[in-house]
Context: one part of a larger RNA
């Protein structure tokens, strides 16, 4: 800006794309077949490869804002306890969420039409014969369908249902956010709210916190599954999502 009023869904598919692999074993059958040695077509199932996609329940990475333990040095503290700064996060054990694989589940398919090379059938020319001349049947990962996705700027701009008939439907600007995301877009919420935070609960890390008590002559044990915790789950309006503005506005 166009699709010729404007909106909000929801959707047809013209037409791109993507995917398309492939091995061993077993059973049919130690059959057919072969003197034997060996040895299947076809047809059923099992199990892998490699490649692709989704996802994080499991194994297993990370996971400088989460725990724990320590060195060294400087600081606040009665120079005690404890907390902090720096030293690659200091250094080292662990680790939640989310991002991951090496983890997990999926996928190639079945199937239909038409064909290739090939195999026919019926058959004249050319009383025979012959798959072809008339006709007519089977036959590949390749063809067109099927399977996943994109898709009406498909300017041949399509279809459905709604909503407004104008200070309208609607939309956006500004705010809380967000498994979306350079910015823009998209998303989900703005008090007729649970959309961020916090605060409670859980779940999950970390491993038993400081002071005090009790034991121990002490180190230490214990009370104590203790503290302390970021991103998970839940509920709760305490905090902020205030007020408000703008754009739509044809035909008749």
């Nucleotide at each position: 800006c166009g699709u010729u009023a404007g909106u909000g869904a929801u959707u047809u598919g013209a037409g791109g794309g993507g995917a398309g692999c492939u091995g061993a074993c077993u059973c049919u059958a130690g059959u057919a077949c072969g003197a034997g040695a060996g040895g299947a077509c076809c047809g059923a199932g099992u199990c892998g490869g490699a490649c692709g996609a989704a996802c994080c329940g499991c194994u297993a990475g990370u996971g400088u804002a989460c725990c724990u333990g320590u060195u060294g040095u400087g600081g606040a503290g009665c120079g005690u306890a404890u907390c902090u700064g720096c030293a690659g996060u200091g250094c080292a054990g662990g680790g939640u969420a989310g991002c991951u694989a090496u983890g997990u589940u999926c996928g190639g398919a079945u199937g239909a039409g038409a064909u290739a090379a090939g195999c026919g059938c019926u058959g004249a020319a050319a009383g025979c014969a012959u798959c072809u001349a008339a006709g007519u049947g089977c036959g590949a990962a390749a063809c067109u369908c099927g399977c996943c996705u994109c898709a009406a700027g498909a300017u041949a701009a399509g279809a459905u249902c709604a909503c407004u008939u104008u200070u309208a439907a609607g939309g956006a600007u500004c705010c809380c956010g967000g498994g979306a995301g350079a910015c823009g877009a998209c998303c989900g919420g703005g008090u007729u709210g649970a959309u961020a935070g916090g605060c409670u609960a859980c779940a999950g890390g970390u491993g038993u916190a400081a002071a005090g008590g009790c034991a121990g002559u002490a180190a230490u044990g214990u009370c104590a599954a203790a503290g302390c915790c970021g991103a998970g789950u839940a509920g709760u309006a305490c905090u902020a999502a205030u007020g408000a503005u703008c754009c739509g506005u044809a035909a008749g």